The RNA shown here (Guanidine-I riboswitch aptamer) has 104 nucleotides and comes from Nitrosomonas eutropha.
[in-house]
């Protein structure tokens, strides 16, 4: 100095905050309810993993086959330490920049 190249969609989880709902506090009331505050509120909605889980599609290899095509069957898909800072939505985050910088 170069290489690591690492497809894609969905569901869920770790995690995350506070628009909405609920909870709690204060307050008003014509007693039905309303208003303000609160995430140092377990929660519902919501966001959500490259290095977490599951499923599908696509890809590759082999077999079958006259045949490199189609159908079908089996298999492969490894590894992965990681900031600071910035960005979005109401807001935050293992979200996005980003398998980035850096480390090795």
């Nucleotide at each position: 100095a170069u290489u690591a190249u690492u497809u894609u969609g969905g569901g869920c989880u770790a995690g995350g905050g506070u628009u909405c709902c609920g909870g709690c506090u204060u307050u008003c009331c014509a007693a039905g309810g309303g208003a303000a505050g609160u995430g140092a509120c377990u929660g519902g909605u919501c966001c959500g993993g490259g290095a977490g889980c599951c499923c599908g599609a696509g890809g590759c290899u082999u077999c079958u086959c006259c045949a490199c095509a189609a159908c079908g069957a089996a298999g492969c898909g490894c590894c992965a330490c990681g900031g600071a800072g910035g960005g979005a939505c109401a807001a935050a985050a293992g979200c996005c920049c980003g398998g980035g910088a850096g480390a090795u």
Rfam family: Guanidine-I riboswitch aptamer. The family has 100 seed sequences and 1,509 matches in Rfam 15.1. Rfam links the family to the GO term regulation of gene expression. From the family's description: This family represents a conserved RNA structure found upstream of the ykkC and yxkD genes in Bacillus subtilis and related genes in other bacteria. The function of this family is unclear although it has been suggested that it may function to switch on efflux pumps and detoxification systems in response to harmful environmental molecules.
The prediction has a mean pLDDT of 78.